[in-house]
The RNA shown here (Bacterial RNase P class A) has 349 nucleotides and comes from a soil metagenome. The sequence is in RNAcentral, with records from MGnify.
RNA sequence: CAGCCAGACCGUCGCCGCCCGCGUCAGCGAAAGCCGCCGCGGGGGGAGGAAAGUCCGGGCUCCACAGAGCAGGAUGCCGGGUAACGCCCGGCCGCUAUAAGUCGCCGCUAGCGCGAACGACGAAGGUGAGGAACAGGGCCACAGAGACGAGUCGCCGCGGGUCAAACCGCGGCGGGUGAAACGCGGCAACCUCCAUCCGGAGCAACACCAAGUAGGCGGACAUUGACGCUGCUCGCCGAGUCCGCGGGUAGGUGGCACGAGCGCAGCGGCAACGCUGCGCCUAGAGGAAUGGCGGUCAUAGCGCGCCUUACGAACGCGCCGUAACAGAACCCGGCUUAUCGGCUGACUU
Numbered sequence: 001c002a003g004c005c006a007g008a009c010c011g012u013c014g015c016c017g018c019c020c021g022c023g024u025c026a027g028c029g030a031a032a033g034c035c036g037c038c039g040c041g042g043g044g045g046g047a048g049g050a051a052a053g054u055c056c057g058g059g060c061u062c063c064a065c066a067g068a069g070c071a072g073g074a075u076g077c078c079g080g081g082u083a084a085c086g087c088c089c090g091g092c093c094g095c096u097a098u099a100a101g102u103c104g105c106c107g108c109u110a111g112c113g114c115g116a117a118c119g120a121c122g123a124a125g126g127u128g129a130g131g132a133a134c135a136g137g138g139c140c141a142c143a144g145a146g147a148c149g150a151g152u153c154g155c156c157g158c159g160g161g162u163c164a165a166a167c168c169g170c171g172g173c174g175g176g177u178g179a180a181a182c183g184c185g186g187c188a189a190c191c192u193c194c195a196u197c198c199g200g201a202g203c204a205a206c207a208c209c210a211a212g213u214a215g216g217c218g219g220a221c222a223u224u225g226a227c228g229c230u231g232c233u234c235g236c237c238g239a240g241u242c243c244g245c246g247g248g249u250a251g252g253u254g255g256c257a258c259g260a261g262c263g264c265a266g267c268g269g270c271a272a273c274g275c276u277g278c279g280c281c282u283a284g285a286g287g288a289a290u291g292g293c294g295g296u297c298a299u300a301g302c303g304c305g306c307c308u309u310a311c312g313a314a315c316g317c318g319c320c321g322u323a324a325c326a327g328a329a330c331c332c333g334g335c336u337u338a339u340c341g342g343c344u345g346a347c348u349u
Base pairs, nucleotide, nucleotide: 001345002344003343004342005341007297008296009295010294011293012292013291015046016045018043019042020041021040022039023038027034028033048325052336053335055334056333057332058331059330060202061201062200063199067234068233069232070231072198073197074196075195076194077091078090079089080088081087092130093128094127095126096125101121102120103119104118106115107114108113131193132192136191137190138187139186140185148183153174154173155172156171157170158169159168160167206254207253208252209251216245217244218243219242220241221240228236229235261280262279263278264277265276266275267274268273298322301319302318303317304316305315
C1' cells in the first nucleotide's frame, strides 16, 4: 500500500416472508372440481462492509418519448474503462518527505583508508480544483520611492529651461526592500473566457381494485387557456386549480426482489475492465421480522501457577462470555465518514 474475514457448531423457544400437505368455514361452478381467510403439520430462506451520510452518477416511473433560447449549475493535463460519473486504471508534469546510500565540509591517520554531527542529493510513498493571464475587469499582505499605475530613491548622459540653479522630458546605470522590481511578472479556489455535460419531479414515483380521498358551503383564478412541463421567454398540454369552513375516511394489490446479479474456469488487456463457457438463486417488512435462553470450542481481555535474580514469551489452570462501528425499506455503481481484532499478499530498508 492492496485484498479478505467480521465468531463457529449443537439444542430449545419464538418472529417475518415463501413453498407443500391436511382440515374447517365462506366463495365460484350444473357437476367434477378450483380456491381466499384461518388452524395444524412439514420443508426451506432471513442484514452490512459500511445497511450510515444522502454527496456524485445511473436504472425505473410520471410529466411533450423530453422540445428551442436565456439564466443557472457541474467538470477541466493526456489516454483508456464504464450504463454513467465529480468514480476507477495507466502515463506525464509540479510540489513534498525521508531510508539505505552518495557527495561536500571537517576531523583522525605515515599511508591505504576511517568517521559523529551538519549541509546537499537521494526510491517506493504522500499530495495536486493539473484548461486559458497578449479578450477584459479585479487583486498582489509586510517591507519598500514604486506591486504592474509612474505622484521615480540615487548617479550619469542628451535635449529643453535658467545669468547660474531649481525644474521638465528622454535614455542608461546602480543601491535598498521584498515571495516577486517592469520580464508580455504572479493569482482564474475573484469575476471572466473556452470546451464538454446537465429538462423537471421522485417508489409518499406511478398503476389497478374498492370506495364517504366522494359529496357540501364560502372565496380567488380559469377556454381572452388556469393548473402543469418550468426560474424566465417561446412552445406544448387542455379543464379544472388554489385557499378557508365543517363532517368523515385513512383499506387492499401491483411496482418489489432475475439483476449493469453472484461464483468458478478459459481467453484478451500492464491495469481498470471486457468476452466466452459452466454452475447458482441469495431478505422483502409496511410501525416495520432477522431475536431470547442453554451448552461446547476458538479469539480478545483479566487473574494465578510454572520458569526466572527480575521481567517477558511459551505452557497449564481459572474467571469473563462475543467483544468495534453499527440495522435493509424501489434498485444499482461510486465517494465520504465510523470501525475491536485478525489473516493474506506486494513494495522499500
Model confidence (mean pLDDT): 75 of 100. It matches the Rfam family "Bacterial RNase P class A". By type it is a ribozyme.